[in-house]
Order: sequence, then C1' cells, then structure tokens
RNA sequence: CGGGCAGGCCGGGCAGCCGCCGGGGGCGCACGCGCCCCGGGAGGAAAGUCCGGGCUCCACAGGGCGCGGCGCUGGGCAACUCCCAGCGGGGGCGACCCCGGGCAAGCGCAACAGAAAGGAGACCGCCUGAAAAGGCAAGGGUGAAAGGGUGAGGUAAGAGCUCACCGGCCGCCCGGGCAACCGGGCGGGCCAGGCAAGCCCCGUCGGGAGCAAGACCUAAUAAGGGAACCAUAAGGCCGCCCGCCUUGUUCCCGGGUUGGUCGCUUGAGCGCAGGGGAGACCCUGCGCCUAGAUGAAUGGCUGCCGGGCCCGGCCCCGAAAGGGGGCGGGCCGCACAGAACCCGGCUUACAGGCCGGCCCGGAUU
Repeated sequence: CGGGCAGGCCGGGCAGCCGCCGGGGGCGCACGCGCCCCGGGAGGAAAGUCCGGGCUCCACAGGGCGCGGCGCUGGGCAACUCCCAGCGGGGGCGACCCCGGGCAAGCGCAACAGAAAGGAGACCGCCUGAAAAGGCAAGGGUGAAAGGGUGAGGUAAGAGCUCACCGGCCGCCCGGGCAACCGGGCGGGCCAGGCAAGCCCCGUCGGGAGCAAGACCUAAUAAGGGAACCAUAAGGCCGCCCGCCUUGUUCCCGGGUUGGUCGCUUGAGCGCAGGGGAGACCCUGCGCCUAGAUGAAUGGCUGCCGGGCCCGGCCCCGAAAGGGGGCGGGCCGCACAGAACCCGGCUUACAGGCCGGCCCGGAUU
C1' cells in the first nucleotide's frame, strides 16, 4: 500500500422567532380558569411483536394423557430460544465463521440415472455346465449416496469366509478434566449408509388472559329490590260487596353507559471511581433524575457551521482501469425511522462517520 475478519461507538451542531405536551413556583380569580417565570420533552433500533420476565385479574388437591417450546458441557442472569468460556464435527492459507440429544427402538422418505437405494440386487463380467440352469460380487458401468480399506491365505470363481495391519462401532478397565470430552490398554468380525427443520423416542420446562390488565369516583336512564303514600281512577280475582294484586308518586339501594382519577413511570435505572473474575458478569462507594400523551404533544420558519449527492472544467498519482485534491454551481435540510405499562434479549432496516484490534499478500528499510 492492497485485500479481508471480528468488536465498540456516534448517527447532525449552535443560535433566533412562533407554537404544542406535561412538571414546579408566584400572582390574580367570578373557582370555570387566566397571566408571568424556571427547568424537561423519542430511538439505537421507539419497528417486527419472535422469545424471557416484572406487574394485574381469573383459575388452581394430586397424578396421568395430550399440546407447545427447548436440546453438547460448565458458568452468568430475575429469566430466556439470550450472553460468556470451553468441547466435538465441518469450512477457510489465516484472522475467523457455521453446526450440536437419539437413525445400533420402530415407521416413513430419497427426483434422475442405475441390475440393485437398504439385511438389496445381477446389465456387462467371473466360475461350473454341452445346454437348460446354478454359484459369485473381485472388476466395469450409474448415481449426491452402492453395505469398510490395503495385502495375504483361501476357492471352480469369489466373499470378513479366515488372518495381519489400518479405520469405525460396541463393551470393560486405567489416567487427566467439575463436565462435555481427551489420551491409552484389553476384548468382540460387530462393519451397523443419509434425513429427526418427517412422524417418533428420551430428557427438561410451561396454568389462562393481558394496561382496552385492573382499581376508584360519577350526572342522567333501563331491568330488579326495599320503604312510605295510596284521596281519586283503571285492570285482574267469572257478576256484586269487602279484601288482595298490578299500574302511579316520592325516597333509598342497585346497576355501570358517558366523563374523570389512579395504574403511569424511581427502575433487575444511568454515570464515574475502586475491587473480584479468563469472560459474560458481580460487589462497594459517590453522584444524578432522564417524555408520560389518550385523537394522542415532542412541531414550523430562518441564519451560520459540518456532512452527503449530482454537474462542469482544473491539478496530482497511475501503462490502464481507477484513485486523490482543491474551485464554481445546483439539490437534500440529512440514512433507517416516531414512544403508548415497564424491563432483558433476538431479528430486521440504516446515508455517512469515528475508535482501537487481528489476519493474508506485496514493496521498502
């Protein structure tokens, strides 16, 4: 200098004018409110609503079935499908990245090609045989994948059929490690293909609904309940009288629509310092208060600075492709995006920029 890999952070700044939401203080008041002053007012993702919690209401003996999430080991955390460290496998020259129970319980699936796709099969081939027929799986060929590999023995030809070595698996033992696992020894021809993000099996976890949760206050009104008044009237008890009931008026309860208040923002909080730890993270001390709207505020205009994009011509480096610098003009008023109960994560979107770290290649010293 070029290419690359991971991590942390910022994501316009300052000022003026006019507004909006909510807080504190003061003054005035006709108690409805008005005026003045002070300070606060979106994000790293506020998003998707995918996980995990807090909080609230409802439900709840215990067990089983079912359903759903998760799945190497240890640690962190309130908890997690998150984070850290490690282990194993795979990819990359490397920094680094991806994956993680079980296919040796059962079922199922695998295009095309191929004889055969899973306790299989025979097209060419090899062997026996005159042929019919039979034996075989070494070699060829197909495929993403063909039932361990090399050699020897063996045989009609062959084959873990047998043996040696290598590889894998299973069982037992020894050593190391908290563990996943690693290293080693012995035994067994056991040779067992892939997919569980297909059913399934094993282990583990999980009640339901969500701030429109939920609590309180409340004008008017309906159902319903109670008390008092029933003078008069109407209807019913087949006619009449008495009596009773309903309709009526007033009051109380009830109910919970509209409206309002709370929940509501001080919290697993933030900053700095010290300490512990390999790290995630934890402990201690000091300091700080940092939006709470509910048709829903956080805006509009302007100036200067910074930034980005486009166009024009100029200069420098370079063989070129291309890169860099400064000048003039125009555009964007600045990427992605707007809180709604609150946190911890994950995922997705994002112009441009800053800070350190590591790897590979080249050149020079």
This is a predicted structure of a 365-nucleotide RNA (Bacterial RNase P class A) from a Deltaproteobacteria bacterium. The coordinates come from a structure-prediction model, not an experiment, and the mean pLDDT is 79. Its Rfam family is "Bacterial RNase P class A". Gene Ontology terms of the family: dimeric ribonuclease P complex, ribonuclease P activity and tRNA processing. By type it is a ribozyme.